[in-house]
Context: one part of a larger RNA
């Protein structure tokens, strides 16, 4: 000079846009932050409707059926392994790069056969009981896409579920007069199960392991190593492997730094720099590890699992003293640390996740708004004219020099902020109607085009236009000895002070203190720290 997640001191108009605990991986009070699905199940705690049934104040109350829309608790799936967050250990196959084989991989995607037939159970519930509570216990009842066999599958192992809509045709039965339920059959979509093929760009995607290179210090760490190196046979696992075990050999690393101590997440990248290098790893994006410490498994396609489980350990907390509850490094908040870092804010309108057939729900990701001049990047604080060169300040050789066209005066515009008034875009969707063509017996239904109505927006008083008055609402911080742009009085008198080096101050200081003039920059200026 250039840079900063930056603080600090004086100042301070507005707008877009970024960014905001760099310190205590310190401890937390509140709220939230992963639900869903009734087209899987048996049901019916709450709400609304319908029909009954009783009362009367004739449209109200009370109670009855789950009959319907729905749905609190349970059963069951699907997801809570994704997002999101801090960087504490790790010097590693941890990242990065390049290669390799002996593997898994829900949900999606292509293909082939199939979806027969039959059991027992248990939550919910009902009773009893036991506990302060958290939470149980016992005994009866009952459903499934929960659970268990039987058939069917290549030499071997291994399956399977069903329900919603709609009603052609037959059957019964109720109620009633022309439709309704409820079975039985056949047909379709959807759903859900199971194999095998393709053979390493192995349908896709996600995942695990293997290895060559690269990857901080410090020799005032020189020797480490018994599962330690290898074999041969087993276990194990998705899978190679001493990954683990028996037995055998007696190995393997290490001055090209082994082991051992210290430090630290790593990369794309970011700052600088002519480059080469040097710092560095905040925001964004990939990968890793970690969740109160420490282990450990369990469930599952996937964890050895932030808002799960189980032991221990410290700490908080409730307790009826028997016992029992917690884990913001999730979003906001508070305490404490610190020089220092925001709101207990608002929506799912939009991008995307979860669940569903879908309407939706549910999402502190997200999208937005609030705070900070914390960094860019824009705009304004007026514009023309104006010598009596006005007062005042200051300096002066007293003449005049400066402040200065600066000011007032005159004529003029209104950005910007205020007031009102209009107003895009982010809106694709969904819903319904009607068409058309597919599948169908069917003009149900589904599933597609096409057009027409309806209809969704946190930000939002949006952006941006347009009017209304008025110069009205808006300038300061550092510096002037040299280096390095800018000088003079005046106070002080080695004093008080100043300083980045050089050094100023002991009576004429351009170097301290004010002033008046300059000088550089500007909604900013300076200090301080840091790095090239």
């Nucleotide at each position: 000079g250039a840079u900063u997640g930056a603080a600090c001191g004086c100042u301070g108009g507005c707008g877009g846009u970024a960014u905001g605990c760099u310190u205590a991986a310190c401890a937390c009070a509140u709220g939230c932050a992963a639900g869903u699905c009734g087209a899987a199940c048996g049901g019916u705690a709450a709400c609304a409707g319908a029909a009954c049934u009783a009362g009367c104040u004739u449209g109200c109350u009370a109670g009855u059926u789950g009959c319907u829309g729905a749905c609190g608790a349970g059963u069951g799936g699907c997801g809570g392994a994704a997002g999101g967050g801090g960087g504490a250990g790790a010097a590693a196959c941890g990242c990065g790069u390049g290669g390799g084989a002996a593997u898994c991989u829900a949900c999606c995607c292509a293909g082939u056969a199939g979806c027969g037939g039959g059991g027992g159970a248990u939550a919910a519930c009902u009773u009893g009981u036991g506990g302060a509570a958290a939470c149980g216990c016992a005994a009866g009842c009952u459903a499934a896409u929960a659970c268990c066999g039987c058939a069917u599958a290549c030499g071997c192992c291994c399956u399977a579920a069903g329900g919603g809509g709609g009603a052609a045709a037959g059957u019964a039965g109720g109620g009633g007069c022309c439709u309704c339920u409820u079975c039985u059959u056949g047909a379709a979509a959807g759903c859900a199960c199971u194999c095998g093929u393709u053979g390493u760009u192995a349908g896709a995607u996600g995942a695990a392991c293997c290895u060559g290179c690269g990857u901080c210090g410090g020799a005032u760490u020189a020797g480490c190593u018994a599962g330690u190196u290898g074999g041969u046979g087993g276990g194990g696992u998705a899978a190679a492997g001493g990954c683990c075990c028996a037995c055998c050999a007696a190995g393997g690393c290490g001055a090209c730094g082994a082991u051992c101590c210290g430090u630290a997440g790593c990369u794309g990248g970011u700052c600088u720099g002519a480059g080469a290098g040097g710092a560095u790893g905040a925001c964004c994006a990939g990968c890793c590890a970690c969740a109160c410490u420490g282990g450990g498994a369990c469930u599952g396609a996937g964890a050895c699992a932030c808002g799960g489980c189980c032991c221990a350990g410290a700490c908080u907390c409730c307790u009826a003293c028997g016992g029992g509850a917690g884990g913001c490094a999730g979003c906001a908040g508070u305490g404490g640390g610190g020089a220092a870092u925001a709101u207990u804010g608002g929506a799912c309108a939009a991008u995307g996740g979860g669940c569903g057939a879908a309407a939706g729900c549910c999402u502190g990701a997200u999208c937005c708004a609030g705070c900070c001049a914390u960094g860019c990047c824009g705009c304004g604080u007026g514009u023309g004219u104006g010598a009596a060169g006005a007062a005042g300040g200051c300096c002066u050789u007293a003449g005049g020099g400066u402040u200065g066209u600066a000011a007032a005066g005159c004529a003029c515009u209104u950005u910007c902020a205020g007031u009102a008034g209009g107003g895009a875009g982010g809106a694709a969707a969904a819903g319904u109607u009607a068409u058309u063509c597919g599948u169908u017996a069917a003009u149900a239904g589904c599933g597609a085009u096409u057009a027409g109505c309806u209809g969704u927006g946190a930000c939002g008083u949006u952006a941006c236009c347009c009017a209304c008055a008025g110069a009205a609402u808006a300038a300061g911080c550092a510096c002037c000895g040299g280096c390095u742009a800018a000088c003079u009085c005046c106070g002080u008198g080695c004093c008080a002070g100043c300083a980045g080096c050089c050094g100023c101050g002991g009576u004429a200081a351009u170097a301290c203190g004010g002033a008046g003039g300059g000088u550089g920059c500007g909604a900013g200026c300076g200090u301080u720290a840091a790095u090239c």
RNAcentral holds the full RNA, with entries from ENA. Small-subunit ribosomal RNA, 5' domain from an uncultured prokaryote, 532 nucleotides, folded computationally.